[in-house]
């Protein structure tokens, strides 16, 4: 100094949280991939604090990760 968000890889930078891939169900197929439709799952590392409203802003603490001396 920089990341932390579904099971992984990331999005979304103040107004109810997305998307690829995986997972289940279904159609397609003689079977399997492949492809086509639906579902289901996260409230944002942790705790605070500012705001009417915070994943976005600040502040501490974790963890990782890179630089400097």
């Nucleotide at each position: 100094c920089g990341a932390c968000u579904a099971g992984c890889u990331c999005a979304u930078g103040g107004g109810u949280a997305g998307a690829g891939c995986a997972u289940u169900a279904g159609g397609c197929u003689g079977u399997u991939a492949a492809c086509c439709u639906a579902a289901g799952g996260g409230g944002a590392g942790u705790g605070g604090g500012u705001u009417c409203g915070a994943a976005u802003c600040c502040c501490a603490c974790g963890u990782c990760g890179a630089c400097c001396a």
Description: Transfer RNA from a Hyphomicrobiaceae bacterium, 69 nucleotides, folded computationally. Its Rfam family is "tRNA". Gene Ontology term of the family: triplet codon-amino acid adaptor activity. Taxonomically the source falls in Hyphomicrobiaceae (Bacteria, Pseudomonadati, Pseudomonadota, Alphaproteobacteria).